[in-house]
RNA sequence: AGAGUUUGAUCAUGGCUCAGAAUGAACGCUGGCGGCGUGCUUAACACAUGCAAGUCGAACGAGAAAGGGAUUGCUUGCAAUCCUGAGUAGAGUGGCGCACGGGUGAGUAACACGUAGAUAAUCUACCUUUGAUUUUGGGAUAACUAUCCGAAAGGGUGGCUAAUACCGGAUAAAGUUUUAAUACGCGAGUAUAAAGAUGAAAGUAUGCCUCUGCUUGCAAGCAUAUGAUUGGAGAUGAGUCUGCGGACCAUUAGUUAGUUGGUGGGGUAAUGGCCUACCAAGACCACGAUGGUUAGCUGGUCUGAGAGGAUGAUCAGUCACACUGGAACUGGAACACGGUCCAGACUCCUACGGGAGGCAGCAGUGAGGAAUUUUGCGCAAUGGGGUAACCCCUGACGCAGCAACGCCGCGUGAGUGAAGAAGGCCUUUGGGUCGUAAAGCUCUGUCAACUGGGAAGAAGUUACAAAUAUCCAAUAGGCAUUUGUAUUGACGGUACCAGUGGAGGAAGCGUCGGCUAACUCCGUGCCAGCAGCCGCGGUAACACGGGGGACGCAAGCGUUAUUCGGAAUUAUUGGGCGUAAAGGGCGUGUAGGCGGUCUUAUCGGUCAGAUGUGAAAGCCCAGGGCUCAACCCUGGACGUGCAUUUGAAACAGUAAGACUUGAGUACUGGAGAGGAAAGCGGAAUUCCUGGUGUAGAGGUGAAAUUCGUAGAUAUCAGGAGGAACACCGAUGGCGAAGGCAGCUUUCUGGACAGAAACUGACGCUGAUGCGCGAAGGCGUGGGUAGCGAACAGGAUUAGAUACCCUGGUAGUCCACGCAGUAAACGAUGUACACUAGGUGUAGGUGAUAUUAAAAUUGUCUGUGCCGCAGUUAACGCAUUAAGUGUACCGCCUGGGGAGUACGAUCGCAAGGUUGAAACUCAAAGGAAUUGACGGGGGCCCGCGCAAGCGGUGGAGCAUGUGGUUUAAUUCGAUGCAACGCGAAGAACCUUACCUGGGCUUGUGGCAGAUGAACGUUCUGUGAAAGCAGUUCCUUCGGCUUCGGUCGACAUCUGUUUCAGGUGCUGCAUGGCUGUCGUCAGCUCGUGUCGUGAGAUGUUGGGUUAAGUCCCGCAACGAGCGCAACCCUUGCCCCUAGUUGCCAGCAAGUAAUGUUGGGGACUCUAGGGGGACUGCCGGUGAUAAACUGGAGGAAGGUGGGGAUGACGUCAAGUCCUCAUGGCCCUUACAUCCCGGGCUACACACGUGCUACAAUGGCCGGUACAACGGGUUGCGAUACUGUGAAGUGGAGCCAAUCCCUAAAAACCGGUCUCAGUUCGGAUUGCAGUCUGCAACUCGACUGCAUGAAGUCGGAAUCGCUAGUAAUCGCGGAUCAGCUCGCCGCGGUGAAUACGUUCCCGGGCCUUGUACACACCGCCCGUCACGCCAUGGAAGUCGGCAGUACCCGAAGCCGGUGUCCUAAUCCGCAAGGAAAGGAGCUGUCGAAGGUAAGGCCGGUGACUGGGGCGAAGUCGUAACAAGGUA
Repeated sequence: AGAGUUUGAUCAUGGCUCAGAAUGAACGCUGGCGGCGUGCUUAACACAUGCAAGUCGAACGAGAAAGGGAUUGCUUGCAAUCCUGAGUAGAGUGGCGCACGGGUGAGUAACACGUAGAUAAUCUACCUUUGAUUUUGGGAUAACUAUCCGAAAGGGUGGCUAAUACCGGAUAAAGUUUUAAUACGCGAGUAUAAAGAUGAAAGUAUGCCUCUGCUUGCAAGCAUAUGAUUGGAGAUGAGUCUGCGGACCAUUAGUUAGUUGGUGGGGUAAUGGCCUACCAAGACCACGAUGGUUAGCUGGUCUGAGAGGAUGAUCAGUCACACUGGAACUGGAACACGGUCCAGACUCCUACGGGAGGCAGCAGUGAGGAAUUUUGCGCAAUGGGGUAACCCCUGACGCAGCAACGCCGCGUGAGUGAAGAAGGCCUUUGGGUCGUAAAGCUCUGUCAACUGGGAAGAAGUUACAAAUAUCCAAUAGGCAUUUGUAUUGACGGUACCAGUGGAGGAAGCGUCGGCUAACUCCGUGCCAGCAGCCGCGGUAACACGGGGGACGCAAGCGUUAUUCGGAAUUAUUGGGCGUAAAGGGCGUGUAGGCGGUCUUAUCGGUCAGAUGUGAAAGCCCAGGGCUCAACCCUGGACGUGCAUUUGAAACAGUAAGACUUGAGUACUGGAGAGGAAAGCGGAAUUCCUGGUGUAGAGGUGAAAUUCGUAGAUAUCAGGAGGAACACCGAUGGCGAAGGCAGCUUUCUGGACAGAAACUGACGCUGAUGCGCGAAGGCGUGGGUAGCGAACAGGAUUAGAUACCCUGGUAGUCCACGCAGUAAACGAUGUACACUAGGUGUAGGUGAUAUUAAAAUUGUCUGUGCCGCAGUUAACGCAUUAAGUGUACCGCCUGGGGAGUACGAUCGCAAGGUUGAAACUCAAAGGAAUUGACGGGGGCCCGCGCAAGCGGUGGAGCAUGUGGUUUAAUUCGAUGCAACGCGAAGAACCUUACCUGGGCUUGUGGCAGAUGAACGUUCUGUGAAAGCAGUUCCUUCGGCUUCGGUCGACAUCUGUUUCAGGUGCUGCAUGGCUGUCGUCAGCUCGUGUCGUGAGAUGUUGGGUUAAGUCCCGCAACGAGCGCAACCCUUGCCCCUAGUUGCCAGCAAGUAAUGUUGGGGACUCUAGGGGGACUGCCGGUGAUAAACUGGAGGAAGGUGGGGAUGACGUCAAGUCCUCAUGGCCCUUACAUCCCGGGCUACACACGUGCUACAAUGGCCGGUACAACGGGUUGCGAUACUGUGAAGUGGAGCCAAUCCCUAAAAACCGGUCUCAGUUCGGAUUGCAGUCUGCAACUCGACUGCAUGAAGUCGGAAUCGCUAGUAAUCGCGGAUCAGCUCGCCGCGGUGAAUACGUUCCCGGGCCUUGUACACACCGCCCGUCACGCCAUGGAAGUCGGCAGUACCCGAAGCCGGUGUCCUAAUCCGCAAGGAAAGGAGCUGUCGAAGGUAAGGCCGGUGACUGGGGCGAAGUCGUAACAAGGUA
């Protein structure tokens, strides 16, 4: 720090996802040790049991028992007494404490918290310090005792008694109050002094005897200590108030009667409506009141570069709470966790009358939950309470236990060790890898185990002893300090140290397709499964499961959940709004925000300094302590904040004054479909009346519905009525937008220009508000010519609820209201300023010049186009900005769900405005690029059409295919580009198929043996193969020293592996092939352009068969293709003449190059020449080229062939061959006989022969070329009607043979008919090949003589030596051809042309396609699942209102009744004061009533989403076929 994912690719937008860190965690697998931390996040759910707050005898009275001892009685164990236990235990009065410490986070959105202040509006026990005082009296009461009630808890009554308990009196300062005063302060108030009134207390302990009393000694007294009372000050703690700060919802907009303020009174420690009476009518709120939801707050913690975001466990501060609700008492402080009272719920006890209880203290239990520990030890330390002290108490705390819950540390060994062991895995079988890993050898000793030693944490307090100082009259005593001795450890025999033995006891988890480090084998076969995202899995899965290996982390590792980050994806730092989401439809204007120039003042903002605070802990830095670290300690720094204070005065604010440039007013002038109202006008449509006139009109792609003989359409004249205003007319004008168009008049708004008089910042923007606002729609009333939703009819169509046609109602028009939305668009908010130009146009006004018009040139305001800088993702925008800035407003944050639901509000309604969520997807969307496609466009080509000739489709037959059949009819090929194709030749063989019969290492290598082996004859059996026998021969070649040896061949044996498969996969492949297409294309390098994909080049203008060539051009070059080079054919020349040829010469024959000879010719086969738009004319751009011509055998590629670019079709072939993987192995291999591939209701393709007279038949006569031949071609001759046979000349071929060419030509015959056409079919008889022609060959002869008389829709080939027609040859092959491949003979017609059909090329355009139109894609319906809205109702919760009832309790009243202290009184009694009781206000829970809000559920119902292969259509994307 980024990465993956939308696309064929690209850029940008935008979401989703990942890598990081963290956690009070949980789950899965695994688990050695230690240190330090942490541990109910859920039910503030309910709790058994134990403990968690007591202490003081130096405040007070009273005071046991057990045990022990003694004595007595009397005896052998009882009783009594005394001493001790002991002034002890336990209880009581009293004091202090219990308001701290500990727990929890329910409530609380609040002065609760944080921070900074205020308290001149307050209190503060204990503590410290400093003054004063500590005087004199009194009456009770608990304990106890007696007694009564009760189950218990507990209570009543009588009697006794004490105090530091309680109550009087005295005295006293302060305080309070009254009176009046002084000083200070703006004031509230503070300080000082004076007078009157009011106004406390408690003792205890120890010691002493100087004074007094008596009696030693004690008491008064004295002393000390401590306590008590009352002041001042401090410290600490607390109360109250204030500024500012930190959650969400406006689908919560109004709230409030003690409410806001005042006065009097009350109350409090204290201000205050805190309470009360009266008076006033205020107070809060868009800077968010009220209501609702959620939540303890903070220091901090996690994350982050930071700003921020999230969070509030442990630790610390603070608040609130203590079963729920209410209340007060006591007290310095509570409305009190382990106190009281009442009400409620729950639990427990009960004798049923009544009682008891509150773990959100520590342990622990149940429950809930994914989930959170021991009913431990100790007060040794730290701290707290009480005490004079010892000491006691302390689940605070210190420790231990449990838990890998977290952080940190350590270990599970180290060195050496290659035969690279065995084994596993992989393998191309060579090897590689686990792997120096192991074993082996040499060592070490951490941790754990055992043995032994063994801390620090302890300081103090107290006791004793001693010393010193001090108080005192004192060598008593007290107090203080010092020294010494003794005493105190839960943890714990722990940490730590040493020793012993010995590598011994100690490694797992996750991952390995990309992101993301790490790869192979097997299994599985869209199954099982994986998955964070993209996505894997349908037979070769690096993605599933297992093995091996590797990578990562490590006593842990993964997963899940959550937070921050990455995310600049809420953007202050730091985003956007023309087209991606996003500018309000437009104006006006309130609040608010922002605001021109100059001067002066001020200092709240701003800036600077200082001071205070910002707790500690934490973070950071430095140092230190545990062996290190985590952890802990000490110090420093930080804490961006707040407050106070001192300054500065530029800026902004504020106040005052001035200015004119912003803004506005008045004046002059012209332009305009700006608005409203009234009036007027002509053209056209329709209708009505009349005339003329006759059969159609109208409408369409074509028609029909419709109108018309009752007279239409057409035409003329007249009339009626409504609506709209041709030409002018224009990217012209006006208006804020919507919008505005005949002419005239009236009323009226705004803008612009000119000139420069006036005002003097009066401005800009604008939430809410208000107004305007197309079309369509609604209401009331009119109007209605044309047009025209709905509707009707006619067409079209598979259908046609549409497009087209004929009609036609609302509506369109007017008036008055409502409605308030549009692609209300420039998809671009308003205002201002600045930033190159060019060119139109509208309005105004100048200058020059001019008679005028026109013209030229400025300027202001509008409105267009082009274009620079700049900007933009690109397209584009560009002084009318989408550039550069300022101000303000509106809006956006993935797609769908959805502009939907609910709520609110507006509306007559339709509906508008505001506006979610659940759920679901990993995309949706923008711009541009390359293709492909279009029932888009342009240009061009092709036997593509057209023009022609001949066919196919009809018949018969042949052949191939489909189908069917079959034991098998082997397999493959299937639009063009399968179908006379693989097959250039299935009777057996072939052969792969079927039936049946056999065989099992059947292949290769090596070794050995045999040589009577192989072969051959015959027999049995058999269908054959085979099996079982048998006869004959005694192998061949080389070397040889003749002994043999080597090799070949064959058989057998052994060994080693296998061999074989026309079995599967052409979608695992190679090779080969088809096709687009012999179409003219396909690319590259460098450069340039573009962010990029890409573009350019290759486009353009011409031209060509051609990306062929020329010209132009940010391109310049190049490659594969085209062309040429190659073969063949056409002309000529040279060379060479045998088997070819024969002109001339010679010879010979019945005749023939037959012979001699010849090279002239033909020909053969080698080499050359020739053709290049080279020449001429014209056209063209002076080009390329085209056109015409000359010459030439041939002319513009001369004809033909070979040659097939980059690629497409997962095209074809595993059955030519090769080959991966899979499968079979006495069989899916192999051998053999027979059968099948040849079947046959049928359908299709390709052909042959025909249908006849351009013909058939008969006879005669001519002329080829390519080829083939020794297992062969086979002549002459003979035989046969013939196929053929006999026979064998010649020929290994320019020599011989196949070999007759046929059509043609000549003559004859047939005469239009199913024929003298046609030959199928069938019968008989044969020939040939072959082991064998039955299934199943070809041919011959005789006989038979079918269909067929030129072929529907449709469709094929061909542009010249071509079509058509005629025969000949060859491959394969024993034989078999109508097929295929070749050869020559005869030999046409037509092409105007490119509109259309088909295919193709180039350019351009649109696109939502990219598997690329055989594409994509929409909606209903049907089925399944999911979430959700409505709904008669129903169930629950919350807060409030009104009323009823009203506990406890405080307060108020009363106080018949009661009462010790004080007073009066001799007393009785009374007074004062207090209380019980009663009563009143308030008042919790409860009840009643009507509503509100929220939630659950609900028959039925609405739409929505999702779901490989359902139905119907085809709406959108191309002009998507009606834009």
Description:
Small-subunit ribosomal RNA from a metagenome, 1523 nucleotides, folded computationally. Model confidence (mean pLDDT): 83 of 100. It matches the Rfam family "Bacterial small subunit ribosomal RNA". A reference for the family is Cannone et al. (2002), "The comparative RNA web (CRW) site: an online database of comparative sequence and structure information for ribosomal, intron, and other RNAs", BMC Bioinformatics. Rfam links the family to the GO terms structural constituent of ribosome and ribosome.